Predicted 3D model of a 293-nucleotide RNA (Bacterial RNase P class A) from a Neisseriaceae bacterium. Taxonomically the source falls in Neisseriaceae (Bacteria, Pseudomonadati, Betaproteobacteria, Neisseriales). Its Rfam family is "Bacterial RNase P class A". It is annotated as a ribozyme. From the family's description: Ribonuclease P (RNase P) is a ubiquitous endoribonuclease, found in archaea, bacteria and eukarya as well as chloroplasts and mitochondria. A source record names the gene rnpB.
RNA sequence: GAAGUCAGCCGGACAGUCGCCGCCUGCAGCAAUGCGGGGGGAGGAAAGUCCGGGCUCCAUAGAGCAGGAUGCCGGUUAAUGGCCGGCCGCCGUGAGGCGAGGAACAGGGCCACAGAGACGAGCGUAUUAAGUUACGGUGAAACGCGGUAACCUCCAUCCGGAGCAAGACCAAAUAGGCAGACGUUGAGGUUGCUCGCUGAGUCUGCGGGUAGGUUGCUUGAGCCAGUCGGUAACGGCUGGCCUAGAGGAAUGACUGUUCUCGACAGAACCCGGCUUACAGGCUGACUUCACCU
Numbered sequence: 001g002a003a004g005u006c007a008g009c010c011g012g013a014c015a016g017u018c019g020c021c022g023c024c025u026g027c028a029g030c031a032a033u034g035c036g037g038g039g040g041g042a043g044g045a046a047a048g049u050c051c052g053g054g055c056u057c058c059a060u061a062g063a064g065c066a067g068g069a070u071g072c073c074g075g076u077u078a079a080u081g082g083c084c085g086g087c088c089g090c091c092g093u094g095a096g097g098c099g100a101g102g103a104a105c106a107g108g109g110c111c112a113c114a115g116a117g118a119c120g121a122g123c124g125u126a127u128u129a130a131g132u133u134a135c136g137g138u139g140a141a142a143c144g145c146g147g148u149a150a151c152c153u154c155c156a157u158c159c160g161g162a163g164c165a166a167g168a169c170c171a172a173a174u175a176g177g178c179a180g181a182c183g184u185u186g187a188g189g190u191u192g193c194u195c196g197c198u199g200a201g202u203c204u205g206c207g208g209g210u211a212g213g214u215u216g217c218u219u220g221a222g223c224c225a226g227u228c229g230g231u232a233a234c235g236g237c238u239g240g241c242c243u244a245g246a247g248g249a250a251u252g253a254c255u256g257u258u259c260u261c262g263a264c265a266g267a268a269c270c271c272g273g274c275u276u277a278c279a280g281g282c283u284g285a286c287u288u289c290a291c292c293u
Stems, first nucleotide, its partner, number of pairs: 001289010012258007020041002023038006043264001047275002050273005055163004067159005072086005087101001088099004102154002107152002109148003119144001123136004167215004177206006188198003222241008259262001
């Protein structure tokens, strides 16, 4: 210098103006609310919803069937099918990468091309009293206890169901329910009252529940830094930080300056993973080749 491997990180920047969704706060107001101030406001994948948990409700003596998942050994974790380490096998010159990695005398299925014949036995050539004996090009495998289980299957282990539209609370109107009181000896209605007319309900309370509202809702297996233990995944301790929370659903628009001119993409109960998409850029460690000293 070129080509690579692994790990980690960034994902235009700054300023101004006008908005939008929460939070805190000052003043005015009985309140509703109004006028101000401050601070926060999408991602590394928020995605696919594929695994594993938390949380919630329902179900649940125990066992089995069906169905699904996993499958070397050890560790890690709230948990996992994730991750870490090791063994073995395969690929790569190498750094490294990949592996559902139990069982093929329980049974069934399948075995491309080549080959006469592919799991059933037999076939070809030679040979023999006799399918009796010997050999067999091809092919991964040719008769023998062949290969194949991300083919069915068997074995072992694990798995209850539904999901924040879960669930909890408050609670109109109308209709219906229950209880009590009054009522054909006339309740109630008809203009406030009386008469007249009409003629079976009227009133009160309770509970369920709909609309609607509140909550669940973001402080959490949290993030950052340091340090200690461990090869590592990970764990302990100390200090610091608060970092969206809507509900027809905010996170935007415009202008200016500037650079390397900007990809994939938009939270919806919350986490840990996996997978997939992604313009361009940065950092570290290592490998191979070539050259120079």